[in-house]
RNA sequence: AACAGAGUAGACAUUACGCGCUGCGGGUUUCCGCUUAGUGCCGUGGGAUGGGAAGUCGCCCUCGGACGAAUAACUUCGGUUUGCGAUGUAAUGUUGCGUCCGCUGUU
Repeated sequence: AACAGAGUAGACAUUACGCGCUGCGGGUUUCCGCUUAGUGCCGUGGGAUGGGAAGUCGCCCUCGGACGAAUAACUUCGGUUUGCGAUGUAAUGUUGCGUCCGCUGUU
C1' cells in the first nucleotide's frame, strides 16, 4: 500500500412478565357523537450515539399542537378466562454507522 474482518444507537420476530380496553348521550338493529392511557404524526429545545473525533434524514427526553383507539362471558364480588391496542419492560435470535482516524488478520 492492497484485500478482508470485528465492533453503535436502534429495527424486526419469538417468549415471559405487565399496562389499558373507561364513562355519558342519541338510536329499532347496524351505528353515531363526546370523553379516555399508551403508540404513532407535526413543531420547539436538549441529550446520547462502533475503539476515538465530529455527525443525521436514524434514536432518546422535555414542552406545545392536531388526531385518536381497543371486549365480552362467568363470579363466592375476592377474582377467572377470552380476545383486542400500529401498548411497556427483559431475554434470545436476525440485522445494524454514510465521513476521517484507529484495531485485527492475510499478501
Overview:
THF (Tetrahydrofolate) riboswitch aptamer, 107 nucleotides, folded computationally. Its mean pLDDT, the model's own confidence on a scale to 100, is 77.